[in-house]
RNA sequence: GGGGCGUUAGCUCAAUCGGUAGAGCAACGGCUUUGCAAGCCGUAGGUUGUCGGUUCGAGUCCGAUACGCUCCACCA
Numbered sequence: 001g002g003g004g005c006g007u008u009a010g011c012u013c014a015a016u017c018g019g020u021a022g023a024g025c026a027a028c029g030g031c032u033u034u035g036c037a038a039g040c041c042g043u044a045g046g047u048u049g050u051c052g053g054u055u056c057g058a059g060u061c062c063g064a065u066a067c068g069c070u071c072c073a074c075c076a
Base pairs, nucleotide, nucleotide: 001072002071003070004069005068006067007066010025011024012023013022019056027043028042029041030040031039049065050064051063052062053061
């Protein structure tokens, strides 16, 4: 320098052909317990890495860019 994959909730990950973002764990509250844990019920939590574009509508499509992993090439 070139190619591929990835970036979404605190963490690990989903989201079909573009139709308006969800699960588990964690956190918080309640029930239960003398108390804790476990269990059960509920609540909150998101600028989908960033900036643009297309579209009635973008996590998804297009362009640029940042970071991580990986392969190839080059220099030494």